This is a predicted structure of an 89-nucleotide RNA (Glycine riboswitch aptamer) from Thiogranum sp.
Rfam family: Glycine riboswitch aptamer. Its Rfam clan is "Glycine riboswitch clan".
Its mean pLDDT, the model's own confidence on a scale to 100, is 76.
The sequence was found by an Rfam model in a public genome assembly.
Of the family's consensus pairs, 91% are formed in the model.
RNA sequence: AGGACUGCUGCGGGAGAGAGCCGGUUGAAUCCGGUCACCGAAGGCGCAACCGCCCGGAAUCGCUCAGGUAAAAGGACCGUAGCAGCAGG
Numbered sequence: 001a002g003g004a005c006u007g008c009u010g011c012g013g014g015a016g017a018g019a020g021c022c023g024g025u026u027g028a029a030u031c032c033g034g035u036c037a038c039c040g041a042a043g044g045c046g047c048a049a050c051c052g053c054c055c056g057g058a059a060u061c062g063c064u065c066a067g068g069u070a071a072a073a074g075g076a077c078c079g080u081a082g083c084a085g086c087a088g089g
Stems, first nucleotide, its partner, number of pairs: 003086001005085009018036001020035005037069003043065001044063003050057003
């Protein structure tokens, strides 16, 4: 210098499921309580293949605590740019 990888940020793409019902409240699609029905791709928990320091790590799998079920927001993940770190050569 370039660059596999990691983290942060910006931009683009990004699914699923009732704008549920009842009562009070609000300028409102707000807030509170009750009541079922659902979704999994924020987070969280559990396990498996696998890996390893042998008891740990570990998913888009499972659970649904949290979150969500018009739009907005959020959103795992993918692409791209910048910044920082950094394996090997």